[in-house]
RNA sequence: AGGGGAGUGGAGGAGAGGUACCUCGCCGGUCUCAUAAGCCGGAGAUUGCGGGUUCGAGUCCCGCCUCCCCAA
Numbered sequence: 001a002g003g004g005g006a007g008u009g010g011a012g013g014a015g016a017g018g019u020a021c022c023u024c025g026c027c028g029g030u031c032u033c034a035u036a037a038g039c040c041g042g043a044g045a046u047u048g049c050g051g052g053u054u055c056g057a058g059u060c061c062c063g064c065c066u067c068c069c070c071a072a
Base pairs, nucleotide, nucleotide: 002070003069004068005067006066007065010024011023012022013021018055026042027041028040029039030038048064049063050062051061052060
């Protein structure tokens, strides 16, 4: 060189083509003498990069990059 899989907020994971959801974490409030837990609210991802298909792409197709596995 070859074959298969993965890449989505700070972390871990969902997401059968229709404007991205959950848990933890973070910030603020509430409660408490105080902290934690609980409860309420908020910020944070243009979904690895570039193209294509489509009215519409995280999702389908092509190329590239990175990581994992198989084979040698």
Transfer RNA from a Phycisphaerae bacterium, 72 nucleotides, folded computationally. It matches the Rfam family "tRNA". Rfam classes the family as a transfer RNA. NCBI's taxonomy places the organism under Bacteria, Pseudomonadati, Planctomycetota, Phycisphaerae. The sequence is in RNAcentral, with records from ENA.